RNAcentral holds the sequence, with entries from ENA. Predicted 3D model of a 399-nucleotide RNA (Bacterial RNase P class A) from a Flavobacteriales bacterium. Of the family's consensus pairs, 90% are formed in the model. The gene name in the source record is rnpB. The source organism's lineage runs through Bacteria, Pseudomonadati, Bacteroidota, Flavobacteriia and Flavobacteriales. Rfam family: Bacterial RNase P class A. By type it is a ribozyme.
RNA sequence: CCUGUGCAUCGCUCCGUCGCCUUGAGUGAUCAGGGAGGAAAGUCCGGACAGCAAGGGGCACCGUACUUCCUAACGGGAAGGGGCGCUACCGGUAACGGUGGCACUACGGACAGUACCGCAGAAAAGCAAACCGCCCAAGCCCCUGUGAAAGCAGGGGACGGCAAGGGUGAAAAGGCGGGGUAAGAGCCCACCAGCGUUGUGGCGACACAACGGCUUGGCAAACCCUACGGGCUGAAAGACCAAAUAGGCCGGGAAGUCCCACCGCAAGGUGGGGCAGCGGGCGGCUCGUCCGUUCCCGGCGGGUAGGUCGAUAGAGGCAGCGCGCGAGCGCUGUCCCAGAUAAAUGACGGAGUCCGCCUUACGGCGGAACAGAACCCGGCUUACAGAUGCACAGGCCAU
Numbered sequence: 001c002c003u004g005u006g007c008a009u010c011g012c013u014c015c016g017u018c019g020c021c022u023u024g025a026g027u028g029a030u031c032a033g034g035g036a037g038g039a040a041a042g043u044c045c046g047g048a049c050a051g052c053a054a055g056g057g058g059c060a061c062c063g064u065a066c067u068u069c070c071u072a073a074c075g076g077g078a079a080g081g082g083g084c085g086c087u088a089c090c091g092g093u094a095a096c097g098g099u100g101g102c103a104c105u106a107c108g109g110a111c112a113g114u115a116c117c118g119c120a121g122a123a124a125a126g127c128a129a130a131c132c133g134c135c136c137a138a139g140c141c142c143c144u145g146u147g148a149a150a151g152c153a154g155g156g157g158a159c160g161g162c163a164a165g166g167g168u169g170a171a172a173a174g175g176c177g178g179g180g181u182a183a184g185a186g187c188c189c190a191c192c193a194g195c196g197u198u199g200u201g202g203c204g205a206c207a208c209a210a211c212g213g214c215u216u217g218g219c220a221a222a223c224c225c226u227a228c229g230g231g232c233u234g235a236a237a238g239a240c241c242a243a244a245u246a247g248g249c250c251g252g253g254a255a256g257u258c259c260c261a262c263c264g265c266a267a268g269g270u271g272g273g274g275c276a277g278c279g280g281g282c283g284g285c286u287c288g289u290c291c292g293u294u295c296c297c298g299g300c301g302g303g304u305a306g307g308u309c310g311a312u313a314g315a316g317g318c319a320g321c322g323c324g325c326g327a328g329c330g331c332u333g334u335c336c337c338a339g340a341u342a343a344a345u346g347a348c349g350g351a352g353u354c355c356g357c358c359u360u361a362c363g364g365c366g367g368a369a370c371a372g373a374a375c376c377c378g379g380c381u382u383a384c385a386g387a388u389g390c391a392c393a394g395g396c397c398a399u
Stems, first nucleotide, its partner, number of pairs: 001395010012352007020035006037370001041381002044379004049234004061230005066080005081107001082105002085102007108225002113223002116218002131166002133162003140157007174192002177189003193215001195212007238309004248300006256275008277293006316335008353368006
């Protein structure tokens, strides 16, 4: 210097004209202020708020799971611990250990119980098993020699002993070195790893040391056990105002008279028609005419459309100081920073920045990452052109 990865910050800028949403002022014309994001996204986790439910306890179900802290809360975050992998150096004959760096880690319990561990392999689990192999000391069998016999000597065998070595496998019932043995084996010893007990240090997870018996496979993101937590539904939650029409309830007014038919002993009832009354339409009024007559007027309540609130001043932003390794907390000052409801946040012109293409060059043309609030807040996850900074890794050049 280039490239890549991770983290953090920013994520097109300015000017003019015309619009859109919203807030305030004004009688009004109009004027002034504000107007998308780091993820507004996925709707995964937690809270605030709201309604409903709910005496307490238990079972069931769901979730969480190293420790301490942060926080309103969390499955989030910070700082640590342990484990595992890679790497550099150091110690050791070795098993292995120590220190530093980088990266990963859902990391309670596997002597409470159950299940599973494909293929391969003799054997895949609570102390087992023996394919190749090793051994002949004892016991057994066979052969030979010797012997009258018992026996003795030699050789062989596996139905005896073994688990060193080989082989299978992710994993074979601690490892390494020595002793020991027929051959072997924690059988014995030292060391290493692991387990347990005690002591010391640490708030704690744990660490270190001493001692002990020589050792107890993996899997709980299988059932399960333990500890802790969890009522349900979400802004289409919910609260308020409330038109027309229809229906409900209450109050008031009008429901008169004549004729006909039918029923009936009668009183009377039912139906139809005329006139009158009442209400309405036509109309300035009257007359007239038409329509209705369980009709008109008034009130109440539920509720729909619609509207208002919820709903934007908050676990708020910025700056300074202080505390803390840090997440974060406290104090002081200052600021108000979208609030739409089928949904505003835009269009045009100019200048600049960056990128791509063409061109020797001047210059010309094209483009601007992911993505668009909808009750709010804290997280997580995912998407993201380009720029800047830091860390790490690799490459090249120079010294």